[in-house]
RNA sequence: GGGCAAUUAGCUCAGCUGGUUAGAGCGCAUCGUUGACGUCGAUGAGGUCAGUGGUUCGAUCCCACUAUUGCCCA
Numbered sequence: 001g002g003g004c005a006a007u008u009a010g011c012u013c014a015g016c017u018g019g020u021u022a023g024a025g026c027g028c029a030u031c032g033u034u035g036a037c038g039u040c041g042a043u044g045a046g047g048u049c050a051g052u053g054g055u056u057c058g059a060u061c062c063c064a065c066u067a068u069u070g071c072c073c074a
Stems, first nucleotide, its partner, number of pairs: 001073007010026004019057001028044005050066005
């Protein structure tokens, strides 16, 4: 320098050929249970869907560019 893939909650990951409110597990907080801790149960907080622009009535999803990470080629 060229090519491919990934980027969604603190962490690991889903998200169906674009549709009105973005989810799970673990973790965290509160409450119940316990003498206490743990386990278990209930409730809750936490997200600019990497960034910018575009397409569209409508974008996490499609397109372009940028950034970061990983792999391959030279």

Transfer RNA from a Candidatus Falkowiibacteriota bacterium, 74 nucleotides, folded computationally. The same sequence occurs in records of 3 taxa. RNAcentral holds the sequence, with entries from ENA. The prediction has a mean pLDDT of 80. Its Rfam family is "tRNA". Rfam describes the family as follows. Transfer RNA (tRNA) molecules are approximately 80 nucleotides in length. It is annotated as a transfer RNA.